Predicted 3D model of a 323-nucleotide part of an RNA (large-subunit ribosomal RNA, domain IV) from a metagenome. The full RNA is in RNAcentral, with records from SILVA. Rfam family: Bacterial large subunit ribosomal RNA. Model confidence (mean pLDDT): 89 of 100.
[in-house]
Context: one part of a larger RNA
RNA sequence: CUGUUGCCAAGGAACUCGGCAAAAUGACUCCGUACGUUAGCAAGAAGGAGUGCACGAAAGUGCCGCAGUGAAGAGGCCCAAGCGACUGUUUAACUAAAACACAGCUCUCUGCGAAGUCGAAAGACGAAGUAUAGGGGGUGACGCCUGCCCGGUGCUGGAAGGUUAAGAGGAGUCGUUAGGAGCGAUCCGAAGCGAUGAAUUGAAGCCCCAGUGAACGGCGGCCGUAACUAUAACGGUCCUAAGGUAGCGAAAUUCCUUGUCAGGUAAGUUCUGACCCGCACGAAAGGCGUAACGAUUUGGGCGCUGUCUCGGCAGCAGACUCG
Numbered sequence: 001c002u003g004u005u006g007c008c009a010a011g012g013a014a015c016u017c018g019g020c021a022a023a024a025u026g027a028c029u030c031c032g033u034a035c036g037u038u039a040g041c042a043a044g045a046a047g048g049a050g051u052g053c054a055c056g057a058a059a060g061u062g063c064c065g066c067a068g069u070g071a072a073g074a075g076g077c078c079c080a081a082g083c084g085a086c087u088g089u090u091u092a093a094c095u096a097a098a099a100c101a102c103a104g105c106u107c108u109c110u111g112c113g114a115a116g117u118c119g120a121a122a123g124a125c126g127a128a129g130u131a132u133a134g135g136g137g138g139u140g141a142c143g144c145c146u147g148c149c150c151g152g153u154g155c156u157g158g159a160a161g162g163u164u165a166a167g168a169g170g171a172g173u174c175g176u177u178a179g180g181a182g183c184g185a186u187c188c189g190a191a192g193c194g195a196u197g198a199a200u201u202g203a204a205g206c207c208c209c210a211g212u213g214a215a216c217g218g219c220g221g222c223c224g225u226a227a228c229u230a231u232a233a234c235g236g237u238c239c240u241a242a243g244g245u246a247g248c249g250a251a252a253u254u255c256c257u258u259g260u261c262a263g264g265u266a267a268g269u270u271c272u273g274a275c276c277c278g279c280a281c282g283a284a285a286g287g288c289g290u291a292a293c294g295a296u297u298u299g300g301g302c303g304c305u306g307u308c309u310c311g312g313c314a315g316c317a318g319a320c321u322c323g
Base pairs, nucleotide, nucleotide: 001318002317003316004315005314006313007312008311010309011308014307019304027051028050029049030048031047036041038141052063053062054061055060064068076302077301078300079299080298081297082296083294084293088100089099104139105138106137107136108135109134110133116125117124118123142289143288144287145286147219148218149217152216153215154212155211156210157209158208161207162206163205167201168200172196173195174194175193176192179188180187181186220238221237222236223235224234247281248278259275260274261273262272263271
């Protein structure tokens, strides 16, 4: 010096991205226990006291030590906020989470040889089930709620009209030639056969007409106006399918930004409460709350400490020297 274990004056987070690590708490009995709440919880809340031995039925009395759950083992706690309701699940071996799942809610398909899935098929699952069932999509306990737009896309329904395939249809045209004409070159040319082929007919689909948002999605701009100023309940105008409702808001979302004010600190880019000027929240890609829960994230406090001021000492094992 390295690893590991133990101890430390005074201070006690000044360390640091961050109390990471360590220290501290710890058992049992008794007292006592707030906010909040879904009345179950919160809660071992917090906080406090006791604990040995002898005698005794007990009350109690006595005795010893520095120390009595005499060693070991055995919650640190509180306040506030975000996210996710919860128990669960996950990247075997860098991410355990706010991600996934979840009960609950909702939309949609499916009438049974079900839909759907696997399989050229037979067949099987679904299911020895039958719409209180099964498949798929979304959301994600609970509470209060879930606004406007159907123009585009999708889906569902409609069938009048337009368009439209194969097929049906066969007008016409062409080829061929018995025959005819011509001196001839050649021309005409029935039937048949062959080729091509117009009109007409012809479903779904598309166009079209409606409906539909817990379907994919979308949810404005400019100008003026009140007896201080400022602001604009009000008015005008343009555009749109309709112009963002409730609630929330510098937010896991705010660029400007360390926004402004207040709180906490001596001092606070973090945190909490407000404001609203939302670059670029917003209602099941759910909105806003929410007790309980969390090896979750953030801020603060008490206790505690070698994290630090700032180091020191010691045990063990190495390193080093000899062998």